[in-house]
Molecule: c-di-GMP-I riboswitch aptamer
Organism: Candidatus Aerophobota bacterium
RNA sequence: UAGCCGAAAGGGCAAACCAUUCGCGAGAAUGGGACGCAAAGCCACGGGCCUUUCUAAGUAAGGUGGCAGGGAAAGGCAGCCGGGCUGCCGAA
Repeated sequence: UAGCCGAAAGGGCAAACCAUUCGCGAGAAUGGGACGCAAAGCCACGGGCCUUUCUAAGUAAGGUGGCAGGGAAAGGCAGCCGGGCUGCCGAA
C1' cells in the first nucleotide's frame, strides 16, 4: 500500500408506527421515531415478492359477477438474494 476482515473512535443511515402530501394501487416524499445496518450509498441487470390494466380458457349449459391459476403490458420494492459501480476509519 492492496485484499479479506470488523475492534475502537468520530460521525452516518433509519424498520415498524404516527402526521402531512402525492399515487387507482404496490408504494413514494417530508417531518417525527429507532428495529436494525460496514455499504441500510447508488443502479431494476438475473431471480424473487408486490401492484394496476388487459387477455384467452377453466370453475357442469347460457348471462352477469366473483375466484384461483396461465399469458401480455406498464409499474413498485436496492432494508429479499445474487450481480455491477462507488466509498469513511484502521485494532486483531